[in-house]
Transfer RNA from a Sporomusaceae bacterium, 75 nucleotides, folded computationally. Rfam family: tRNA. By type it is a transfer RNA. The prediction has a mean pLDDT of 81. The sequence was found in a public genome assembly.
RNA sequence: GCCGCUGUAGCUCAGUGGUAGAGCAGCGCAUUCGUAAUGCGCGGGUCGUAAGUUCAAAUCUUAUCAGCGGCUCCA
Numbered sequence: 001g002c003c004g005c006u007g008u009a010g011c012u013c014a015g016u017g018g019u020a021g022a023g024c025a026g027c028g029c030a031u032u033c034g035u036a037a038u039g040c041g042c043g044g045g046u047c048g049u050a051a052g053u054u055c056a057a058a059u060c061u062u063a064u065c066a067g068c069g070g071c072u073c074c075a
Stems, first nucleotide, its partner, number of pairs: 001071007010024004018055001026042005048064005
């Protein structure tokens, strides 16, 4: 330098055009003598960034950044 994969909540991940979600973690309540466990509820998101297409984009296109892997060249 070229190619591919990944980037979504604090963590691990789902969601492949039509209202952004789950588990765990956090907070509150119930339960308990108390704690753990369990149950119910609540909060938490510029979907890596920028642009384009579209009535509508996490999703399609382009560029770019970061991580991982492969290939090539030089030393």